Model confidence (mean pLDDT): 81 of 100. Predicted 3D model of a 282-nucleotide part of an RNA (large-subunit ribosomal RNA, domain VI) from Candidatus Daviesbacteria bacterium GW2011_GWA1_41_61. Its Rfam family is "Bacterial large subunit ribosomal RNA".

[in-house]
Context: one part of a larger RNA
RNA sequence: CGUUUGGAUACUUGAAGGGAGUUAUUUCUAGUACGAGAGGACCGAAAUGAGGAAACCUCUAGUGUGCCGGUUGUCACAAAAUGGCAGCGCCGGGUAGCUACGUUUCUAACUGAUAAGCGCUGAAAGCAUCUAAGCACGAAGCAGGCCCUAAGAUUAGGUAUCUUUUAAGACCCCUGGGAGACUACCAGGUCCCGUAAGGGAAUCCUGAAAGCAAUUGAAGGAUUGAUAGGAGUGCGGUGGAAGUGCAGCAAUGUAUUAAGCUUACACUUACUAAUGGUCAUA
Numbered sequence: 001c002g003u004u005u006g007g008a009u010a011c012u013u014g015a016a017g018g019g020a021g022u023u024a025u026u027u028c029u030a031g032u033a034c035g036a037g038a039g040g041a042c043c044g045a046a047a048u049g050a051g052g053a054a055a056c057c058u059c060u061a062g063u064g065u066g067c068c069g070g071u072u073g074u075c076a077c078a079a080a081a082u083g084g085c086a087g088c089g090c091c092g093g094g095u096a097g098c099u100a101c102g103u104u105u106c107u108a109a110c111u112g113a114u115a116a117g118c119g120c121u122g123a124a125a126g127c128a129u130c131u132a133a134g135c136a137c138g139a140a141g142c143a144g145g146c147c148c149u150a151a152g153a154u155u156a157g158g159u160a161u162c163u164u165u166u167a168a169g170a171c172c173c174c175u176g177g178g179a180g181a182c183u184a185c186c187a188g189g190u191c192c193c194g195u196a197a198g199g200g201a202a203u204c205c206u207g208a209a210a211g212c213a214a215u216u217g218a219a220g221g222a223u224u225g226a227u228a229g230g231a232g233u234g235c236g237g238u239g240g241a242a243g244u245g246c247a248g249c250a251a252u253g254u255a256u257u258a259a260g261c262u263u264a265c266a267c268u269u270a271c272u273a274a275u276g277g278u279c280a281u282a
Stems, first nucleotide, its partner, number of pairs: 001152001006163007016149004022050007034039001051107006060100004067093005072086005110144003117137001119135002169279004173189005191200003202223004209216002227273003230269005236262003243256005
């Protein structure tokens, strides 16, 4: 830009394209059929694996450099506490996230048309013949079935809903992320005036009254944002803080004390920040 005509928001159909397609062992059938015996099935049913693939983080494990603790040297500091540097100084653990060594699932069943091949009926050719007419089977292959993309499929599809004028909605912008190179995607962005009290607007509920009815609707009531940071409470982590008391000559131990601290997690809370604009008409 188009989808021959108003504009939008969701959800879809599937022409077409792509992916996948593997395999072993064991058990039952059955020590059966077969075979003198030795040996030993087809068909059918199930289990467990290998290889491959996808998703996920409950468990196990790894990482986890803005979490907790221990500890060495040195510096700051009178000491203590605390901090800087030394590969995060080194070491012991570890949340979220990411991951595999972990978990789960799939790698079909089935249907249709066939190949080689096996056939039925059957002439040409009184016989014979799977073929000439006709009919029935037959493969990990082909077309479906399973998963993904998909209406620029110019044959440009369909359904539902919203909106008729500053309307539905969209975009820039802003707060962010489970998303991400950038884009894109996803979750949101507080009604107005007022210092406040309060008033008005929008939506919803109830609904007087009018009207045959559809409907119009007074008065009244309710509601407007947890997106990020902060704060509070937890989960989880670490493992018993500092200060003080007591015991000990001291190193140290012990009580206060399952203490103190705590990143990415859960819930709550408008304290801070979600400002300000544009487009959109047959």